[in-house]
Two RNAs folded together computationally: RNase P RNA and transfer RNA, 481 nucleotides in total. Rfam match: Bacterial RNase P class A. Gene Ontology terms of the family: tRNA processing, dimeric ribonuclease P complex and ribonuclease P activity. The family's RNA type in Rfam is ribozyme. The coordinates come from a structure-prediction model, not an experiment, and the mean pLDDT is 80.

C1' cells in the first nucleotide's frame, strides 16, 4: 500500500436564551399538632449540585428481593449436556480436547449414549440392515450356491493386488483405512502417540421415543407493607366425626350408679393447605374459595449505595480473585433529561464554484456552496446473551505487490 | 411494567408421529344454462405457509432468533 483477522474505544465540543424533573440551603405564605419553649406538611421563589445507554430494547436464560406456612424426600415434568476452571448463578464467560471451513492470521460447532431397548429412512430400488432384480455358476424345468459386474438412491454391507474356486466371496494371505480389547508412554481430563491381539466391518437419525449424568417449589414490584377517601352488598360451594381418660358446671335418683354440656389429653378416621400424585408435615371453628354486583383511579414505603465504578499493587497463560486507596454518579408515575441560534470540529458531493502546485493531462492543498450525522430512550436492581446502530480512532496480527 | 397465546389462499380454517407436487368451504376470473340477472353445472389461476439461521437426504411441522396482532395482570369492602 491493497485486501483481510481479532480485541478496545467515541457517540460531537463551546457559548448565549429559554424550558423541565430530584436532593439540600434560605425566605414567603397557607395549614396542622402543641406543655406556647417548639415542631410537622405542602406551595411558589432564590441560590446550589445533579440529570438516560451501549444497548436503557427483546424478555431468551440466571439471581438478589418479596409473598405463598418452614420451602422437606421421592416419582412425574421440564432444562441442560466434550473436558477443565470462573462465578452469588447460568443455557453464560476463559483456557484446552475432537470434528469441519479457510493459503493464512483466524471462525464455527445443543459436540454424552446408535453392540440398553423401541421406532423411522418418503420416492426410487432386488434390497434401507442379515438384501438375490438382472448377470454369473451348478442343474432336465423346478431348485439351490454367489454380494464379483450392472442399475437406483441422500445413504449399499471396507479399498488395491495376489492366491483360491463350479462360479464367487476377508474364504485366506501382504499392504492401507476404520472398529472393539489387554497394555505402556504423555495428561488433573477430554484426549493423544504406540507394541499386540481379535473379527473381516451390523450404515444414518436421539434439535425421534428413550437411556445416563447435573440442575429445577410456585409466582411475580400491578411481589408485598402501610395510611387516606369512597360504596351496596347478593349468591353458590366448603369448614369434625367415634372410642378411651382426666375435670368442672347442672339434672335424676335412697344409694350403687346414670344422663346433658363445657374444657384439656391420647388413639383412630376423615376433610383442608403445603399450585400434578405418594410420603411427611402443618391445621380443622378461626374462616377459606368462586361468580356476579359495588366504590376509588389519591398518598408513603419497597425505591436507588450496589454480587457499584474507577486507579495502583500482588496471584493466575486467561476468565477472574485478593488487598489498598478515591469517588456517589437519574429516580420520574403518563411519566423529567428539551428547543431555538451562533462558533468550531467530522463526512459525503460539486461538469454546471474562485485560486494555488503541476510542461500538460491526471492528481494534489486551500477557500466556496450544498447535504448529513444513526440505532434508539430508564421504569425494582444486578449478572449475561441476542437483536437494531451514520460515520470515526486505537492496537496486535495475516497474505499478496513494491522500494531500501 | 409483568405474564401468556396466536400467525397457512382474498376471507374462515384442515394439514395426524417431518415424505414426493400444501388441501377444504366461501369468494374471484372464463366459459355453459337464460330474453336478461340470480341460481345450477363445468374449467381455472390465486400460497415465497409473517423473516432468518440450524438439525436432517428431506421442514409448514423440530429447535434458535427476530417481526406484527390479540388476551390478561391495580387496590377498598
Nucleotide at each position: 500500500c491493497a485486501a483481510g483477522c481479532a480485541g478496545g474505544c467515541c457517540a460531537g465540543g463551546c457559548g448565549a436564551u429559554c424550558g423541565c424533573g430530584g436532593g439540600c440551603a434560605g425566605c414567603u405564605u397557607u395549614u396542622c399538632c402543641c406543655a406556647c419553649g417548639g415542631g410537622g406538611a405542602a406551595a411558589a421563589c432564590u441560590g446550589u449540585c445533579c440529570g438516560a445507554g451501549g444497548a436503557a430494547a427483546g424478555u431468551c436464560c440466571g439471581a438478589g428481593c418479596u409473598c405463598c406456612a418452614c420451602a422437606g424426600a421421592g416419582c412425574a415434568c421440564g432444562g441442560u449436556g466434550c473436558u477443565g476452571g470462573g462465578u452469588a448463578a447460568c443455557a453464560c464467560c476463559c483456557a484446552g480436547g475432537c470434528g469441519g471451513g479457510g493459503c493464512g492470521a483466524c471462525c464455527c460447532g445443543a459436540u454424552g449414549g446408535a453392540c440398553a431397548g423401541u421406532g423411522c429412512c418418503a420416492c426410487a430400488g432386488a434390497a434401507a440392515c442379515a438384501g438375490a432384480c438382472c448377470g454369473c455358476c451348478g442343474u432336465u424345468a423346478g431348485c439351490g450356491g454367489u454380494a464379483a459386474g450392472g442399475g437406483u438412491g441422500a445413504a449399499a454391507a471396507g479399498g488395491u493386488g495376489a492366491g483360491g474356486u463350479a462360479a464367487g466371496a476377508g474364504c485366506u494371505c501382504a499392504c492401507c483405512a476404520g472398529c472393539g480389547g489387554c497394555c505402556c508412554g504423555g495428561g488433573u481430563g477430554a484426549c493423544c502417540g504406540g507394541u499386540c491381539c481379535g473379527g473381516c466391518u451390523a450404515g444414518g437419525c436421539a434439535a425421534a421415543c428413550c437411556c445416563c449424568g447435573c440442575c429445577g417449589g410456585g409466582a411475580g414490584c400491578a411481589a408485598g407493607g402501610c395510611c387516606a377517601a369512597g360504596c351496596a352488598g347478593a349468591g353458590g360451594g366448603c369448614g369434625u366425626g367415634g372410642c378411651g381418660u382426666g375435670g368442672g358446671a347442672g339434672g335424676g335418683g335412697a344409694g350403687a350408679c346414670u344422663c346433658u354440656c363445657c374444657c384439656g389429653c391420647g388413639c383412630c378416621a376423615g376433610g383442608g393447605g403445603c399450585u400434578g400424585c405418594u410420603c411427611g408435615u402443618c391445621u380443622c371453628a378461626a374462616g377459606c374459595c368462586c361468580u356476579c354486583g359495588g366504590g376509588u383511579a389519591g398518598g408513603c414505603u419497597g425505591c436507588u449505595g450496589g454480587a457499584g465504578g474507577c486507579g495502583g499493587c500482588g496471584g493466575g497463560u486467561a476468565a477472574c480473585c485478593g488487598u489498598c486507596g478515591c469517588c456517589c454518579u437519574a429516580g420520574a408515575u403518563a411519566g423529567a433529561u428539551g428547543a431555538u441560534c451562533g462558533c468550531c470540529g467530522c463526512c459525503c458531493u460539486c461538469a454546471a464554484u474562485c485560486g494555488g502546485c503541476u510542461c500538460u493531462c491526471a492528481g494534489c492543498c486551500g477557500g466556496g456552496a450544498g447535504g448529513g450525522a444513526a440505532c434508539a430512550g430508564a421504569a425494582c436492581u444486578c449478572g449475561g446473551c441476542u437483536u437494531a446502530u451514520c460515520g470515526g480512532c486505537c492496537u496486535g496480527c495475516u497474505u499478496g505487490a513494491g522500494c531500501a | 411494567g409483568g405474564g401468556c397465546g396466536c400467525g397457512u389462499a382474498g376471507c374462515u380454517c384442515a394439514g395426524c408421529u417431518g415424505g414426493u407436487u400444501a388441501g377444504a368451504g366461501c369468494g374471484c376470473a372464463c366459459g355453459g344454462u337464460u330474453c336478461a340477472c340470480a341460481u345450477c353445472c363445468g374449467u381455472g389461476a390465486g400460497g415465497u405457509c409473517g423473516a432468518g439461521g440450524g438439525u436432517u437426504c428431506g421442514a409448514g411441522u423440530c429447535c434458535c432468533c427476530c417481526c406484527g396482532c390479540g388476551c390478561c395482570c391495580a387496590c377498598c369492602a